[in-house]
């Protein structure tokens, strides 16, 4: 610090996701030791049991118990008495139970944090001052009686005090009318020389306690500024409410309370309401700013079963106190009682989950006490838990035969791996044994010294000595002993992300954080081997921050990605020109206080290190206060004119409103003329018309809109505005002067305007025209097209308030190169013009810099800046639901969530595609010729059938295809019969030559018997070939996968294309080159050109054919010569034809024209041939997962007495049917008969086969010739000549069938070809549709060959005869180039929308129903404070001799307030619900085809 993921690829936007750190964690697997920390996050759920707050006898009385000691009695171990030093139960009294410990329910608050303040209290503590005198009356305990199950009482009687109450005194303190008035106390302990004594003491002294008061310290209470979560779908809240006065109350200010008066107070800077939450120091993360969090430790707050209340007290409205109410639990004798672990342990429950009913007060701290001491689940320790952090160990060195085993393998090897074993060492930790710090200082006793004192007592401080105190603890640490001995796992290995192979599985099982893996070769599932990363841990899950600049203060955006309000005016607010003076709020420098400690950071120190602990510093970015300064901002004062505005004069304009006027056109009506159609469409029909339309002409009516002018012209804020005239009216612009003096900009709320459609009321209604009707179209057509047609469109008034209200671009201001138009105004110059220049306000086109993801913008910014407002934060759900507001309604506005996806989007790129465009080509169309589709047959395919009808090929590019030839064989299929190392190959072993004759059984394979036969080479050992036997390795498979492959092939397509290097352009994909202008069959060539070159293709080189020359001359040829014929037959010739070698020839070379002076094209000459002369071979990069595992080869899988092999028979030849490519025909351009002429190219010895003879013929016989320019196949046919048939199912046509034959072959039944005789079907030129062909071509005619025993209408070749047409490129098909659109990229056979049907999910409404919360009103009203009190009771004080009375108090009664409870009412918020609604999701459902191309009616709002 980034990475993965949208695309074919790119870039941007944008979300999702990963790598990091962290945790009070949990879960899975695993687990050696130690140190330091941490440990109910859930039910503030309920709690058994034990403990957690007592202490003081130096405050007090008593004395049950123990008992030192003393004394009696005696049965010598019992009893009695005294005693009150000590211990100590209960009680009175004092202090403490308000601390410590727990928890976070409540609380959005002066609760907390921070900084301040004034009207307060403060036990114990410290310091000061002044006191501590003298009396009185009770109540517990106790005793007696008594009630109750218990808890707990009740009555009477006795008693003490540091308990309680007067009196005196009053420094002080409090109150005051300034005269005065009020108000205290307590003793106890130690010591003691005088003096006194009732011998108890008094008295003195020390210590301590007490009282009053002042000050301090500490702690607490109160008030204030600022800060402190979310929701506005919570906008108004408030009646003690806000303030005042009087009174009350408190420690204290205060509506804190009360009476009266006033009507205030809070709120958009967010009141009120709702939800959530203890706050902070800090903690986690982060570069920081921030974000999240508030366990442990520390500060504050709140709470103590729930709610209320007070009492006591210095302090509480009190966790282990009281009272009341409620819920729950327990006891009960049923009458009543008891309780509160959110203290420490522990239990149940909840939960994914969190520990011992431990030890000790040794240390630290707390309470009481004079102290010793007691208490202390605070605390110190130990136990459990890998929960976290830190440290250590599980050994070290050596060791290659690179062992064995495992895995893999191309079979060689590689790897595990120096790893192990082996050898040599070491002993940390653990184990055992032994030793052994520190945490301990005090207190106490004794002595010395100093203070105090009358004092050498006592006591206090200091010093010294002695004695004694450890839970942890078998401590830390050290030493010794033995032995490698006791100690390694987890996750991962497709990319991100370090790490790869085999097997199994076969879209199954499964994985997955994202992308995504798995459908038979899975580095992604499961196992294994190997590897990688961490390591006593490793992974997973959950959670937070980070990455995320993805809420952007630091630090984002808004033309098209999400995002500028439709446009103005304007309130609050924000911001604001120049100068001067003064101020100092902001701002800046310094000082002071504070910012607790801990933590973080830095420097040190201590545990062997570290974690951890500890000393010091820094920091705590804050707040408050004080002070220097005055530039800037603000506030104040005074001015200025550059912003803004006003006045004056001119100016253009569809700016707005109202009134009136006009002509053209449409329609309707009335009349004339006139006759059969009009109208409409792609074509029609509906419609109108003989009752006279349409057309034409005259007139009338009525409504709406204003042609030409007219213009990227004008005006307006936007919406919008278009005939003409008048009236009223807003704004702009220009010029020159004068005036005001910042009056400005923006603008949340607010308010006004606001197209069309729509709504209300009343008019109007010509044309147009939703709805609707009819006609067409169509599979359908609730559409597009046509004929009609109502709302509406128009006017007036009132609503609505939205649009793709768009420049998809908020308003204002400033600045920043140019050029060219245009509208309005002004100025200057001259050459006075349709002139040029300058300037200003608009409105357009280019374009520099700059910006932008790109497209593009570019002084009218999307540039550079400033001010203010609005808006955005992934797609869908959804601009929807609910709620509020507005509206008559339609609806508008504000505006979510659950759920779901990993994308959605912008721009640009390359392709592909388009019922887009341009250019061009092709038998592509057109022009022609001949076919197919109809018939019969043959053949192939589908289908069906079958035991089998073997398999493959399936649009073009399968279908006379693999198959150049299925009767057996072939043959792969079926049935049956057989074989199992095999029909075939190699190796080993044994025997034998090989081979062969015959017979028997059998369908045959096969089995048995049998005859003949001993070969070849040899170094004489044997060897080679072959047959057969046995065994195991193995053979074998036309079994599967052409989607694992090689090779081969088809196709686009013989189309002209496909690329590369360097350079250049672009962020990039890519582009350029290869585009453009010409030209070509051609990316062929030329020119131009940020390109320059090159490669594979094209062309040429190759074969063949066309002309000539030359060489050669048999088997070919024969002009001339000789002989001779039926015949080149013989001699001879080498001229010709021909054969087959070598050459020549054609190159736009020449001429003319066109073109751009090019390439090239057109025409011509010459030439056998002319612009590639004709034909062939030759097939770029690639596409189709095209075809072939059945030609062959081959990976993997499968079968192995069978899926292999052999044999016989059958099948591949089936047959309601459908299709393809063919043959033969339908006839007279013909058929049949007779005569007659002319080829080329082939093959031939298991062959071609002549002549002759036989047969009607197929053929037979025959045997000459020929390994072939010699012989034969072999008669070419159409043609031509002659006559015949005469338009008919025929003398056409030949299917089918009967009969008879021939040939091949072991064998023609299934199932061959041919011949003859007889038979004589369909068919009379073939619907829609469709195919081939541009010249020696089509058409037509025959011939040959391969395969082959035989079988050819098929295939491959050959020649003969031999046309027609092409205007042309509009259209169909295919292709090439350029361009355009695209939502396609599996690429239009694409993509994709909505209803319906099914399943699931969340949500909304919902008759209702059931909870919770808070509000208001009323009822009832516990405890309790306060007030009142005529009843009852009453020790202290007062009066009084007493009785009695008073003051005061208590009880009772009563009033206000008042918790819980109840009733009524409306509000908020959950759960649940018949039914209803849309939404989302879901491999293969239905219907259509709305969108993307002009998407077939442009699309959208």
């Nucleotide at each position: 610090a980034g990475g993965g993921u949208u695309u074919g690829a790119u870039u941007c936007u944008g979300g999702c996701u990963c790598a990091g750190a962290u945790u009070g964690a949990a879960c899975g697997c695993u687990g050696g030791c130690g140190g330091c920390a941490g440990g109910c996050c859930u039910a503030a759920c309920a709690c058994a049991u034990g403990c957690a707050a007592g202490u003081c006898g130096a405050g007090c009385g008593g004395a049950a118990a123990c008992g030192a000691u003393g004394g009696a009695g005696c049965u010598u171990g019992c009893c009695c008495c005294a005693g009150g030093a000590g211990u100590a139960c209960a009680g009175c009294g004092g202090c403490g139970g308000a601390c410590g410990g727990g928890u976070g329910a409540g609380u959005a608050a002066c609760g907390c944090g921070u900084a301040g303040g004034a009207a307060u209290c403060u036990a114990c503590c410290c310091a000061g001052u002044a006191g501590u005198g003298g009396g009185g009356g009770a109540c517990a305990a106790c005793a007696u009686g008594u009630g109750g199950a218990a808890a707990c009482g009740c009555a009477u009687g006795c008693u003490a005090a540091u308990a309680c109450c007067g009196c005196a005194u009053a420094u002080g303190c409090c109150c005051u009318a300034c005269g005065g008035g009020g108000u205290a106390a307590a003793g106890c302990a130690g010591g003691g020389g005088a003096u006194c004594u009732u011998c108890g003491g008094a008295c003195c002294u020390u210590g301590u306690g007490c009282u009053a008061u002042u000050g301090g310290a500490u702690g607490a209470g109160c008030c204030u500024g600022c800060g402190u979560c979310g929701g506005a779908u919570u906008a108004g809240c408030u009646a003690g409410u806000u303030g005042g006065u009087g009174g009350g109350g408190u420690a204290a200010a205060g509506g804190c309370c009360u009476a009266c008066c006033a009507a205030g107070g809070c709120g958009a800077c967010g009141a009120u309401c709702c939800g959530u939450a203890g706050c902070u120091g800090g903690u986690c993360u982060g570069a920081g700013a921030g974000g999240a969090u508030g366990a442990u430790c520390a500060g504050c707050c709140a709470c103590a079963c729930u709610g209320g209340a007070a009492c006591u007290g210095a302090g509480a409205c009190a966790c282990g106190g009281u009272c009341c109410a409620g819920a729950c639990u327990c006891c009960u004798a049923c009458g009543g009682g008891a309780g509160g672990c959110a203290g420490c342990a522990g239990u149940g429950g909840g939960g994914a989950a969190u520990a011992u009913u431990g030890c000790a007060c040794a240390a630290u701290g707390g309470g009481g006490g004079a102290a010793a001491c007691c208490c202390u689940g605070a605390u110190g320790c130990a136990g459990c838990c890998a929960u976290g952090c830190c440290g250590c160990g599980u050994g070290u060195g050596u060791g290659a035969a690179g062992a064995a085993g495992g895995c893999u393998c191309u079979a060689g090897g590689g790897u595990u791996g120096u790893a192990a074993a082996g050898c040599a060492c070491u002993u940390u930790c653990a184990a055992u044994g032994g030793g052994g710090a520190g945490g301990a200082a005090a207190a106490g006793u004794u002595a010395g010294u100093a203070g105090u004192u009358a004092a050498u007592a006592a006591u206090u401080g200091c010093u010294a000595a002695c004695c004694c105190u450890g839970a942890c603890g078998u401590u830390a640490c050290c030493c010794a002993u033995a032995g490698a001995a006791g100690a390694a796992g987890g996750a991962c290995c497709g990319g991100c992300u370090a790490a790869c192979u085999c097997c199994g599985u076969g879209c199954c099982a499964g994985c997955a954080g994202c992308c995504g893996c798995g459908g038979u070769a899975a580095u992604a599932c499961g196992g294994a081997g190997g590897g990688u990363c961490c390591g006593a841990g490793c992974g997973u899950u959950a959670a937070u921050c980070g990455g995320a600049a993805u809420u952007a203060c630091u630090g984002g955006g808004c033309g098209u990605a999400a995002a500028g309000c439709g446009c103005g005016c304007g309130u609050a607010g924000g911001c604001g020109g120049c100068u001067u003076g003064g101020u100092c709020a902001g701002u800046u420098g310094g000082g002071u206080g504070u910012g607790a400690a801990a933590g973080c950071c830095c420097c040190g120190g201590g545990c062997u290190c570290a974690a951890c602990c500890u000393g010091g510093g820094a920091a705590c970015u804050g707040c408050a206060u004080u002070u220097c300064g005055a530039a800037c901002u603000g506030g104040c004062a005074a001015g200025c004119u550059a912003g803004a505005g006003u006045a004056c004069a001119a100016u253009a304009g569809a700016g707005g409103a109202g009134u009136g006027u006009g002509g053209a056109a449409u329609u309707u009506c009335c009349g004339g003329u006139g006759u059969a159609g009009c109208g409409g469409u792609g074509a029609a029909a509906u419609g109108c018309g003989u009752a006279g339309a349409g057309a034409u002409u005259g007139g009338a009516a009525g409504g709406a809109a204003c042609a030409c002018c007219a213009g990227u012209g004008g005006c307006g804020a936007a919406g919008g505005c278009g005939a003409c005239a008048c009236u009223c009216u807003g704004g702009u612009c220009u010029g020159a002067u004068a005036c005001u003096g910042a009056c400005g900009c923006u603008g949340a709320g607010g308010u006004g305007c606001g197209a069309a459609a729509g709504c209300g009321u009343g008019g109007g209604g010509a044309g147009c025209a939703a709805a609707c009707a009819g006609g067409a179209u169509u599979a359908g057509a609730u559409a597009c097209c046509c004929u009609g047609g109502u709302a509406g469109u128009c006017c007036a008034c009132g609503c609505c308030g939205u649009a793709a209200a768009c420049g998809a671009u908020g308003u204002c201001a400033a600045c920043u190169a140019g050029c060219c138009g245009u509208u309005g105004g002004g100025g200057a110059a001259c050459u006075u013009g349709a002139u040029u220049c300058c300037u200003u306000a608009g409105u357009g086109g280019c374009g520099c810099a700059g910006c932008u993801a790109a497209c593009g913008c570019g002084a009218u910014a999307a540039g550079u800046u400033g001010a203010c407002c609005g808006c955005c934060u992934g797609g869908g759900g959804a601009g929807u639901a609910c709620g509020g507001c507005c509206g008559c309604a339609a609806g508008g506005u504000u505006a979510a969530a659950a759920c779901u996806c990993a994308a959605a989007u912008g721009a640009a790129u390359u392709g592909a595609c388009g019922g887009g465009g341009g250019c061009c080509c092709g038998c592509a169309c057109a022009a022609g010729c001949g076919g197919u589709g109809g018939a019969g047959c043959a053949u192939g395919u589908g289908g069906u059938u079958u035991a089998a009808u073997u398999c493959g090929a399936u649009g073009c590019a399968a279908c006379g295809c693999g198959a150049a030839g299925a009767a057996c064989c072939u043959u792969a299929c079926c049935u049956g019969g057989u074989c199992u190392u095999g029909a075939c190959a190699u190796c080993c072993u044994a025997c034998g030559a090989a081979c062969u004759u015959a017979c028997u059984a059998g369908a045959g394979a096969u089995a048995g018997u049998u005859u003949g036969g001993u070969g070849c080479c040899u170094u004489c050992g044997g060897g080679a070939a072959c047959u057969c036997u046995g065994u195991g390795a193995c053979a074998g498979g036309u079994g599967c996968u052409g989607c694992a492959u090689g090779g081969c092939u088809g196709u686009c397509g013989u189309c002209a294309g496909c690329u590369c290097g360097u350079g250049u352009c672009g962020u990039g994909a890519g582009a350029u080159g290869u585009u453009g202008g010409g030209u070509u069959a051609a990316g062929u060539c030329c020119c131009g050109u940020a390109a320059c070159g090159a490669g594979c293709g094209c062309a040429a080189c190759c074969c063949u054919u066309g002309u000539c020359c030359u060489u050669a001359g048999u088997u070919g040829c024969c002009a001339g010569c000789a002989c001779g014929u039926a015949a080149u037959g013989u001699g001879g010739g080498a001229a010709c034809u021909c054969u087959a070698g070598g050459g020549a020839g054609a190159c736009u070379g020449c001429c003319g024209g066109u073109g751009a002076c090019a390439a090239a094209c057109c025409g011509g000459a010459g030439g056998a041939a002319g612009g590639u002369g004709g034909g062939g071979a030759c097939g770029a990069c690639g596409u189709c997962a095209a075809g072939u595992c059945a030609u062959c080869a081959u990976g993997g899988c499968c079968c192995u007495u069978a899926c292999g092999a052999c044999c016989a028979g059958g099948g591949c030849u089936a047959c309601a049917c459908a299709c393809g490519g063919g043959c033969u025909a339908c006839a007279a351009u013909g058929g049949a008969c007779g005569g007659u002429a002319c080829a080329g190219a082939g093959g031939g010895u298991u062959g071609c086969c002549a002549a002759g003879c036989c047969g009607c013929g197929a053929g037979g016989u025959g045997g000459a010739g020929c390994a072939a320019a010699u012989c034969g196949c072999a008669g070419a046919a159409a043609g031509u000549c002659g006559g015949u048939c005469u338009c008919a199912g025929u003398u056409c046509g030949g299917a089918u069938u009967g009969g008879a034959g021939u040939c091949u072959g072991a064998a023609a039944c299934c199932c061959g070809a041919c011949u003859c005789c007889a038979u004589g079907a369909a068919g009379g030129u073939g619907g829609a549709a469709u195919c081939g062909c541009u010249a020696g071509u089509a058409a037509u005619c025959g011939c040959g060959c391969a395969u082959c025993a035989g079988c050819a209408u098929g295939g491959c070749g050959c020649g003969g005869u031999g046309a027609a047409u092409a205007c042309g490129u509009u259209c169909c098909c295919g292709g090439g180039c350029c361009u355009u659109g695209u939502a396609c990229a599996c690429a239009c056979c694409g993509c994709c929308c909505g209803u319906c049907a099914c399943a699931c999910c969340a949500c909304c409404c919902g008759a209702g129903u059931u909870g919770g919360g808070g509000g208001u009103a009323c009822c009832c009203g516990a405890a309790g404070u306060c007030g009142c009190u005529u009843g009852c009771c009453u020790a202290a004080c007062c009066u009084g001799c007493a009785a009695a009375g008073g003051a005061g108090g208590g009880c009772g009664g009563u009033g206000c307030c008042g918790a819980a409870g109840g009733u009524a009412u409306g509000c908020c918020u959950g759960g649940u619900a018949a039914g209803g609604g849309g939404g989302g999701u879901g491999a293969a459902g239905u219907c259509g085809u709305a969108a993307c191309a002009a998407g077939g009616u442009a699309g959208c709002c």
Predicted 3D model of a 1501-nucleotide RNA (small-subunit ribosomal RNA) from an uncultured prokaryote. Its mean pLDDT, the model's own confidence on a scale to 100, is 85.